A computed fold for a 76-nucleotide RNA from a Bacillota bacterium, annotated as transfer RNA. Model confidence (mean pLDDT): 81 of 100. It matches the Rfam family "tRNA". Lineage of the source: Bacteria > Bacillati > Bacillota. It was read from a public genome assembly.
RNA sequence: GAGCCAUUAGCUCAGUCGGUAGAGCACCGGACUUUUAAUCCGGGUGUCCCGCGUUCGAGUCGCGGAUGGCUCACCA
Numbered sequence: 001g002a003g004c005c006a007u008u009a010g011c012u013c014a015g016u017c018g019g020u021a022g023a024g025c026a027c028c029g030g031a032c033u034u035u036u037a038a039u040c041c042g043g044g045u046g047u048c049c050c051g052c053g054u055u056c057g058a059g060u061c062g063c064g065g066a067u068g069g070c071u072c073a074c075c076a
Stems, first nucleotide, its partner, number of pairs: 001072007010025004019056001027043005049065005
């Protein structure tokens, strides 16, 4: 320098054909009694990495950028 992949909740990850963003764990509130905790009930808490574009409408499509990973090339 080139190519490919990934980026979505605190963490790990889903997300169909472009149509109001989800799960598990964690967390918060409540109940309960066996009380550093367990169990049960309730709650998603979010700039979908950033910007621009396309579109009636973008997590999803296009372009540019960022970060991380892999491969190749170059220099030495």